[in-house]
RNA sequence: AAAUGAAAAAGCCAAACUUGUUGUGAGACAGGGACGGAAAGUUAUGGGACUUUAGAAUAUCAAGUUUACCAGACUGCCAUA
Numbered sequence: 001a002a003a004u005g006a007a008a009a010a011g012c013c014a015a016a017c018u019u020g021u022u023g024u025g026a027g028a029c030a031g032g033g034a035c036g037g038a039a040a041g042u043u044a045u046g047g048g049a050c051u052u053u054a055g056a057a058u059a060u061c062a063a064g065u066u067u068a069c070c071a072g073a074c075u076g077c078c079a080u081a
Stems, first nucleotide, its partner, number of pairs: 003080003012037002017032006041074003045071003048066005055061001
């Protein structure tokens, strides 16, 4: 360096639920909380799921949400059974 994640250690993130703010909505942000996570770090690029005030007009387009749904891309902690 690559590969791997058995046993550890140090830190890290934070589902459901809940309080507040915000958005038409899916959701987002902050506090509490901890189901879990070695990429649960970044990125909507492909697929999936979900939403829509207005546009479009009957099932799609368009515009969005989701990276803790799965891939892709980029980066990264610890250890070396």

The RNA shown here (c-di-GMP-I riboswitch aptamer) has 81 nucleotides and comes from Sulfurovum sp. It matches the Rfam family "c-di-GMP-I riboswitch aptamer". Gene Ontology term of the family: cyclic-di-GMP binding. The organism belongs to Sulfurovum, within Bacteria. The coordinates come from a structure-prediction model, not an experiment, and the mean pLDDT is 81.